[in-house]
Molecule: RNase P RNA; transfer RNA
Organism: uncultured Candidatus Sulfotelmatobacter sp.
RNA sequence: GACCGGACGGUCGCUUUCCGCGUCUUCGGGCGCGGGGAGAGGAAAGUCCGAACUCCGCAGAGCAGUGUGCCGGAUAACGUCCGGGAGGCCGGGUUUAAGCCCGUCCGACGGAAAGUGCCACAGAAAACAUACCGCCAGCGUCUUCACAGAUGAGGGUAAGGGUGAAAAGGUGCGGUAAGAGCGCACCGCCGCCGCAGUAAUGCAGCGGGCAGGGCAAACCACACACGGAGCAAGACCAAAUAGGAAGGGAGUUCGCGGCCUCGGCUGCGGGCACGUGCCGGCUCGGCGCGUCCAACCUUCGGGUAGGUCGCUAGAGCCCCGCAGCGAUGCGUGGCCCAGAGGAAUGACCGUCCCGCCGGAGCAAUCCGGCGGACAGAAUUCGGCUUACAGGUC
RNA sequence: GGGCGCUUAACUCAGCGGUAGAGUGCCAUCUUCACACGGUGGAAGUCAUAGGUUCGAAUCCUAUAGCGCCCACCA
Repeated sequence: GACCGGACGGUCGCUUUCCGCGUCUUCGGGCGCGGGGAGAGGAAAGUCCGAACUCCGCAGAGCAGUGUGCCGGAUAACGUCCGGGAGGCCGGGUUUAAGCCCGUCCGACGGAAAGUGCCACAGAAAACAUACCGCCAGCGUCUUCACAGAUGAGGGUAAGGGUGAAAAGGUGCGGUAAGAGCGCACCGCCGCCGCAGUAAUGCAGCGGGCAGGGCAAACCACACACGGAGCAAGACCAAAUAGGAAGGGAGUUCGCGGCCUCGGCUGCGGGCACGUGCCGGCUCGGCGCGUCCAACCUUCGGGUAGGUCGCUAGAGCCCCGCAGCGAUGCGUGGCCCAGAGGAAUGACCGUCCCGCCGGAGCAAUCCGGCGGACAGAAUUCGGCUUACAGGUC
Repeated sequence: GGGCGCUUAACUCAGCGGUAGAGUGCCAUCUUCACACGGUGGAAGUCAUAGGUUCGAAUCCUAUAGCGCCCACCA
């Protein structure tokens, strides 16, 4: 890194499906009995990414927000996978150093030269570099015959010391008062050009003494992608109760007025009838109000409980062949592999397997006991991550 | 099943790159005859766990663990 993750048999149960019989029926089916078939995973998990599917939204574009970030490929898609490039740790080699080569492993591996911000403490100085110690020449003062030494102010110096995670290219030679890319060689870096490569990039040449510290899992700029929610999505059938809408449900007659389609409608007033409120213990009676609403009946729509669908034949699994370094793709053939839904897939026994312990035996072996993980489908796939006794290659 | 949030002292919370804080509580001491109140001082933390980014992580990123909230028909 890949694969397996107890095996076989029996008894009693559970879910689903098919067949047969019986029974009930509102003819759709329900229930019971018997028999046959099927019945968890490599992670079914975390819900971290990406999709299918469904509903909502949507002219188009932009802003905001979120995510990704070397290059090429695979894929339905991906932050996944494959191949490559550059880098880093470790080991080895190159006589030493910088560096170079080989091997193994690793990674969220674009931009710090658009801008802003941060870099505590320590340290002289932390980003327009800087002079604490040290080093150096000249000048002044002191000691000294002199060489030389001590000291002061101003100056030169980034080699050395010290601080720090990090100190303004590295190693070496020359050079210098001391030093310094100040000069040179090699390495690194920058710019231009050429060659190879699809590209990342690599190699070579010329020019330049060298700017431009680190942090973007800080803000950010750039490029690319993304509408939102999720099967408790959503669709259909639809009880009881409550609530909504429509219709019915309680008038008749007289007088006067108005309207017109000349038969009705309507306003006011009166009589009768009915309902109702008050007075009243009750009836009668009197006063007032109404003739509508409500009760009730019929119909309709939304919709809960409940039921049905979505619901498992799919980016499906296996073998072989071809293409490709590979991820993967294409083709022939074969197979059907849970669909439950408060939620089945279990329990016990026997034999065997593996491990440990004890006993017997010279040994092979036998007997007894204990243990065999992580975990369990809930719309479905592709990944990642996490958990995992033991075993095989 | 699906979508989110929170873990810092015994309790309730702040802190969001640079030595971990506040209030209540706890302990000691002063005060009081004694207690309470009050004054002074002090202790108490694996910042849930592990790994990474960074010179440096409670803080940023990832994974894990624990706890909590929401959803179905209408509004």